Source information
Predicted 3D model of a 1467-nucleotide RNA (small-subunit ribosomal RNA) from an uncultured prokaryote.

[in-house]
RNA sequence: AACGCUGGCGGCGUGCCUAACACAUGCAAGUCGAACGCGAAAGUGGCUUCGGCCAUAAGUAGAGUGGCAAACGGGUGAGUAACGCGUGGGCGACCUACCUUCGAGUGGGGGACAACGUUCCGAAAGGAACGCUAAUACCGCAUGACAUCCUGCCUUUGAACAGGCGGUGCUUAAAGCCGGGGAUCGCAAGACCUGGCGCUUGAAGAGGGGCCCGCGUCCGAUUAGCUAGUUGGUGGGGUAAUGGCUCACCAAGGCGACGAUCGGUAACCGGCCUGAGAGGGCGGACGGUCACACUGGGACUGAGACACGGCCCAGACUCCUACGGGAGGCAGCAGUGGGGAAUUGUUCGCAAUGGGCGCAAGCCUGACGACGCAACGCCGCGUGGAGGAUGAAGGUCUUCGGAUCGUAAACUCCUGUUGCUCGGGAAGAAUGGCUCCGACCUAAUACGUCGGAGUGUGACGGUACCGGGUGAGGAAGCCCCGGCUAACUCUGUGCCAGCAGCCGCGGUAAUAGAGAGGGGGCAAGCGUUGUUCGGAAUUACUGGGCGUAAAGGGCGCGUAGGCGGCCUUUUAAGUCGAACGUGAAAUCCCCGGGCUUAACCCGGGAACUGCGUCCGAGACUGGAAGGCUCGAGUGUGGGAGAGGAGAGUGGAAUUCCCGGUGUAGCGGUGAAAUGCGUAGAUAUCGGGAGGAACACCAGUGGCGAAGGCGGCUCUCUGGACCACAACUGACGCUGAGGCUCGAAAGCUAGGGGAGCAAACAGGAUUAGAUACCCUGGUAGUCCUAGCCCUAAACGAUGAAGACUUGGUAUGGCGGGGUACCAAUCCUGCCGUGCCGGAGUUAACGCAGUAAGUCUUCCGCCUGGGGAGUACGGUCGCAAGGCUGAAACUCAAAGGAAUUGACGGGGGCCCGCACAAGCGGUGGAGCAUGUGGUUCAAUUCGACGCAACGCGAAGAACCUUACCUGGGCUCGACAUGUACCGGACCGGCGGGGAAACAUCCCUUCCCGCCGGGGCUGCCGUGAAGGUGCUGCAUGGCUGUCGUCAGCUCGUGUCGUGAGAUGUUGGGUUAAGUCCCGCAACGAGCGCAACCCUUGUCCCUAGUUGCCAGCGGAUCACCGGGAACUCUAGGGAGACUGCCCCGGAAAACGGGGAGGAAGGUGGGGAUGACGUCAAGUCCUCAUGGCCUUUAUGUCCAGGGCUACACACGUGCUACAAUGGGCGGUACAAAGGGUUGCGAUGCCGUGAGGUGGAGCCAAUCCCAAAAAGCCGUCCUCAGUUCGGAUUGCAGUCUGCAACUCGACUGCAUGAAGGUGGAAUCGCUAGUAAUCGCGGAUCAGCACGCCGCGGUGAAUACGUUCCCGGGCCUUGUACACACCGCCCGUCACAUCACGAAAGUCGGUUGCACUUGAAAUCGCUGGGCUAACCCGCAAGGGGGGCAGGCGCUUAUGGUGUGAUUGGAUUGGGGUG
Repeated sequence: AACGCUGGCGGCGUGCCUAACACAUGCAAGUCGAACGCGAAAGUGGCUUCGGCCAUAAGUAGAGUGGCAAACGGGUGAGUAACGCGUGGGCGACCUACCUUCGAGUGGGGGACAACGUUCCGAAAGGAACGCUAAUACCGCAUGACAUCCUGCCUUUGAACAGGCGGUGCUUAAAGCCGGGGAUCGCAAGACCUGGCGCUUGAAGAGGGGCCCGCGUCCGAUUAGCUAGUUGGUGGGGUAAUGGCUCACCAAGGCGACGAUCGGUAACCGGCCUGAGAGGGCGGACGGUCACACUGGGACUGAGACACGGCCCAGACUCCUACGGGAGGCAGCAGUGGGGAAUUGUUCGCAAUGGGCGCAAGCCUGACGACGCAACGCCGCGUGGAGGAUGAAGGUCUUCGGAUCGUAAACUCCUGUUGCUCGGGAAGAAUGGCUCCGACCUAAUACGUCGGAGUGUGACGGUACCGGGUGAGGAAGCCCCGGCUAACUCUGUGCCAGCAGCCGCGGUAAUAGAGAGGGGGCAAGCGUUGUUCGGAAUUACUGGGCGUAAAGGGCGCGUAGGCGGCCUUUUAAGUCGAACGUGAAAUCCCCGGGCUUAACCCGGGAACUGCGUCCGAGACUGGAAGGCUCGAGUGUGGGAGAGGAGAGUGGAAUUCCCGGUGUAGCGGUGAAAUGCGUAGAUAUCGGGAGGAACACCAGUGGCGAAGGCGGCUCUCUGGACCACAACUGACGCUGAGGCUCGAAAGCUAGGGGAGCAAACAGGAUUAGAUACCCUGGUAGUCCUAGCCCUAAACGAUGAAGACUUGGUAUGGCGGGGUACCAAUCCUGCCGUGCCGGAGUUAACGCAGUAAGUCUUCCGCCUGGGGAGUACGGUCGCAAGGCUGAAACUCAAAGGAAUUGACGGGGGCCCGCACAAGCGGUGGAGCAUGUGGUUCAAUUCGACGCAACGCGAAGAACCUUACCUGGGCUCGACAUGUACCGGACCGGCGGGGAAACAUCCCUUCCCGCCGGGGCUGCCGUGAAGGUGCUGCAUGGCUGUCGUCAGCUCGUGUCGUGAGAUGUUGGGUUAAGUCCCGCAACGAGCGCAACCCUUGUCCCUAGUUGCCAGCGGAUCACCGGGAACUCUAGGGAGACUGCCCCGGAAAACGGGGAGGAAGGUGGGGAUGACGUCAAGUCCUCAUGGCCUUUAUGUCCAGGGCUACACACGUGCUACAAUGGGCGGUACAAAGGGUUGCGAUGCCGUGAGGUGGAGCCAAUCCCAAAAAGCCGUCCUCAGUUCGGAUUGCAGUCUGCAACUCGACUGCAUGAAGGUGGAAUCGCUAGUAAUCGCGGAUCAGCACGCCGCGGUGAAUACGUUCCCGGGCCUUGUACACACCGCCCGUCACAUCACGAAAGUCGGUUGCACUUGAAAUCGCUGGGCUAACCCGCAAGGGGGGCAGGCGCUUAUGGUGUGAUUGGAUUGGGGUG
C1' cells in the first nucleotide's frame, strides 16, 4: 500500500505503483499606447428630407505592425547501461538576452509591408489580386575604437591561437520615446538646455550554459570475437567551440577474458528502509541533473529550442465536412471513460512568496497560497474522576460448598477536555501607489534616491484563539488465547463442518474447527495479504567450506595472471601524516528556539568515512641499481628398479592335426541332460602346427605424473636416489585458457585367432527363468595404423614450502665401529607400511606420507527431486563426450554415531523344540463348544498361539439378560420431605394364563398429648437400566515365561543420544558363583525362607492301632503305648568327606556314608515390561443415552433350531479282548431341609423302613483294573453300542417343546483312520476305578484321589520358541518392516514437431515526404551601384537537380506464442 471488521476530535504530511491507454468541457502565457498606424459598437443627447446624420461613449474596446517574454515555471519516467548520472578536474577549443560596473557613440537619408479600403475564390479553415500608410520594422551612406585577417618585438608556458607595445591595409554601428525648462530663434511643432527610459559599440563582473578527461555506475559467456568513417594522418567544409562532426586522399589500424560485441533489465543522484557494522533493498514526497511531450523524421526563429499548450512532413487515431478539403494532441490543474486490489474537487484567491511584461499604476500566473475528500502515514487528545459490598440482579463455571465477571454496575459527590450553543476575535501586511514634510542630487521648487507622517490592501475566515452556558450528557473496537507466543473453561460438532505462518488439529470427553463465559494484546484503530532488510556465519570482505554430509579437476607440461629467499643504496607508485580546496541545500546527529505538548517548523554547530592540490615520512609492498648462497639448477662418481619403445628368443600348459597302444564310455552337475564317442572318443605314448599368457621367484616388495608395468637377451631412452661440494646466482612456486598422456569397453581399415567369451543356440532349474548351473559358440580379447576420452580414473584426501613428542617394520644408497670382510649394533638421507601422543574432527577417524599449525596459487560446493536431463554451442565416423539450465514439486534429502528390532549373518547355550520312544487327534457313532444358516427370539461376551467341555462349580419354570402377549409408572429396590388417609399383617369370594385390579371380613402401638413409629395415596428431591463406550478407567486375569532377565545411585568415558557396571575367561537350572576389569555398590527378579511328600526321633494315644498277656460272637473287649496311623515339635543334605580335573577359584566327574546327593519329588510364588490382549454382563467408576421405558411384574416361548464346517471329549472297532461266576487290596473326600445301614419288596431303576451318625466312632462305600475258573475263536462276531419301539423309576408346582435312570426289544456306523497334527522323560506316559464342587433333579466336562505301571533320549544338523555376545541395516507401527518399476485415471509445468498463423527485431535491396546544405536558376524581383532614360549590374526568390534520410515495400535471418508426441512432477 490494498482488503476485512470498526470508527469521536485536532495538527502536520501524503494520495494512478496498473494503460507514456484514449480524452468531452473550462482554465494553465502573456504584456507593453512611455515604439507605430488604424479604429468601432451598445447606450445617452441633439438634428432629420425619416433613408439617415452629428456629438458623446472614445482615440475607449479591438485586431494589426513592432519589442520583450514564450527555451522559465508546471508534468511524466517511455527511452537511455551512456561522459546519461555522481564525484573531481580541464577548455592554451567556447557562448551568454535581461542585470551590475566602466569607456565611447547615438549623424544623415531611402524604399516598403500589414492593418485599412475595393474586388474575387472557398461549406469551412483560410486565401488571391489591386490600392493607401506609420514606426524603436527594413535598407544604404558617414564616423569610429575594439575586433577579424596580415605582420614586428616583449612576457607567461612543456607548447601560444593568451597578454602587452606597435605598423599598414581591408570589412563593419545605432532609434527613438517620455518629462522639465530661465534666456535666444521659430507662426506653430520645435530647435536649444536638462533629466529619465531606450539604442549602438567595447571592456569587465555575476549568474547561466556548451564541450573534453580520470574514477565510479545492474544481470547474462548457453553472447567470444567486434569494427569500414572503422583507427590515425594531411587538407577542405561545418560549429559559439575541440573533434571522422562531415568530405577527399593516404596509411592499416582501433577495441576485447581487467569481458569488447550481443541480449535482458533500468532514468541517475542527494537520500529513504533495514542492519552492531560491513552490507542488502529502494529512488514515491522534497531538492539537483537528464530524457520525453500522440508515434517517427526535420529544420525555422532566437542570446538560448531542434521547442509540452510553435512550424513542416509521414503514420496511427479522433472530430467537422457541401466529399473538394480541413481541425486536433491533458506525461499542466480539475475532470471523464478504460485498465486495476487501488489513489481525491470539473473549489477559492492572486492577500502572501515567486515569475513574465510594463517608467509606473497595473495586467497575467491551476507556479503558489488556501479550503475540500481519504484513519493512507506520523503525532497529540478524549470517550470521564472519586467514593461505593446485601460482593445486587443476570451470565458463565461448579467438586453444588461455592467461584468468577466485580468496585464493575446501581447509588452518592464531583470535573468540564471534546461536542453543541451564545458572545468576543487575531497574527499572517510589509512593500508599492498617492498627498504632505525633510535630506541628497541639480541651474531647478523637474526627475531620481533615501527618511518620516497620513491614506489604503486578507482567498483562508467570523477561521485559529479566548470567554459564558449546557450537561457524564454524543464518542470502542479489533485480533488472539495447542507450542513458537502473553492469555482456559463449558457447550454443540464427530476426519463432518472446518482451522492452519511452521509443527500440525478434527474419526464422541477438541484449552487447535463453531458458539459462549472468562482472559491476553493493541487501541481510533485492529487484523490479513503483499513487498524489503534482519535473524541467515544460509554467497562467509568483515565472516564458511570440499576423506565419509554438496564440493579436489583422471594425470602431467606449460601461457597469461597471482605470489615470491638474504644484504646494501636509491625512488616515492602503493602506504602513513599535516594543511588547503571541494564534498549544494534539505535529511541524520548535537545545542537552542517557535506552535498549550508532540509530530512539524526555524537558527547555529558538527558530520558528510569521498575526491583533488600541495608539503612531509621512508618501516613494509612495488620500481631501479649492485651484491650473496641456504631455494632452484648444473657438474663428477656410484648403485637400485615389472619405468618406456623396438627387435629377437625360451620352456610349461591348453587346443588342433598325424601316427601308435587301447576299448566303451567320456564329459558335466546339487542331481541330470544337451554335447563327444564303435567312422574308435576319453586315457596314454611319439611327432607336428598355431596363438595367447608368462607358474615357482613374489613380498605387508620395486618403478612410474596418473592410467599402469612381471619369462629371458640385445639396442635406444625418461625419471628418481646417495656421496662429493666444483659451478650458475632467485634462474622459484602455482597455473585460468591451451597442449600431451589417459584402464576397460566401443569404432574404422588390414592382419591374426590357441584359450576364454557379450550376443546367439541347446540342456537343465523354475509357477515362469529372456538369469544364476551345464554343453556349444560369434564379435571381441592379440598385432599394426587411426579414433574414442570415460570410470568407485579412490587415499572417495589438488600442487608446493615451512614447523610440530614417539615406537616398530621394510626397500635403496652412505657413514661410524670391528685388523679386514660378512652378520649384528649405532647413525645420515630418500622411499614404502603399521601402531599411537599432543593437536584436530559432527563423529568415525587423521596423526611427520596430517584430515595438526601456517603461507602461496589453482579447481570445486551452496537443500532434495526434476537432472548430469532439455535447449544451444562445441568435439566425435558413430556410440557418445564436454559445457549445462528452468518450470514444477517436496519438508525434507544427507553424514556419523546410539539404543532396539530384524537377517533364508556368525559364535555360544537352553526348552518334549527336534530326534529316539509310548499313547492319541484327524476317519465312525454319540456328547459338548463354536462358526454358519434359520428363527418372533435362537440374549450377550470370548477369535492364532493366549476364543471354541471358555464366562457357565450344572438354561424344564426360576436362572434370563432374548422373543410374543398382558400389566405398573415415586415404580420390584434405598432414602429425605410436604399434604391427606389408614394399622400393617392375615383370611375369604368371584374375574383372569398369571401378574394384577376389585369386593368383603378382621384390625393398631408408644407418648411428657406438640408429636413419633408403621403403612397407603398424591407431589417433590430422587430411584432403576445385564443400555453404549474395556479405545475414558480402577480392580482382576491371560500371555511371552518360572524365560533370566530388568534397573538404579555415585564415579568414569562421550559435545550428545548413550556407554561402563550387565562386556570378557570359566561355570551354572539361573545376571548361579569364581576370576579379571573404571568401576564401586544397591534394588526388583533367580535361589532360599512357606506348604506337601520321602527317613528317623521326641511328645500325645481316641473314635485310630494290636506285638506280647487274658477273654471273645474273632468286629473287638480288658489291657498295652511297642508297631501302623494320626498331628504337633525336632533331626537330616551342607559338595560336609575322599580322589581326579580345573587357575591354589567357582565348579564339574567319580566314590564313601546315607531313607534321600548335588535346586531329592511336587506345589505356592510370575521382575521391568509387551500385546490400546480380555472383562463396563462379577464388582466399582467418568462421560453419553433412557425415564407411562432401554425401568419393573407376569404367562408362554427361546437360549436345546439344523443342508453344513471346525475344536474339545467319550465309546469303540476287539482275543494283552468280551460275557459269566468266585475272590483280594486303596487314597482322598462328603454328610442334619443331610448321609442313610441291617431287614423286606421289585429282574432293575427304585420303593418301604428307619438303626447309627453334627462323624479317625455311623453312612455314602462296591473300589476297579488284578487274581482264580469257565465260555466265545477272528466273524460286523457273545466285538461295538448308536438309533428306535414299548414298559417303567426318581426329582420337581410342572419332565410336550426340554431331565436323568431302569427293564425288554431293536442292534446303525465302525476292521486302527489321507494330508496333517497333539501330549508325555518316572511313580511320568498309558491304563483302572473312587470322591467332590455346582445341584430339587441332571456330568462323557471340571477339580481332586489313589491302584497297576512302561519305552526311549545317539545327539543338537534341521523345524518351533527363547537367552547372551557379535555383525549388517535405507527397519523404529520396528521384516506382517521398508521399498522399485510398468500399467490405469486425474492434474501441472517443460521439451520436440511436417507445416501454418500472429507479435518484436537485425541485415540487404528498393521507395524516397518534409527539411538543411550544395549546384543550377533562361521564370520573377522595391531599397544598393552605373545610367538622363531605356536598361544593365549586384543581390535575392520561385522552380529544377543532387547528397543525407523518416515511413512504406521486397527478400532473408533471429526471437516469442497455438494440433500430435516424449519424458518428468504430484495425487
RNAcentral holds the sequence, with entries from ENA. The coordinates come from a structure-prediction model, not an experiment, and the mean pLDDT is 82.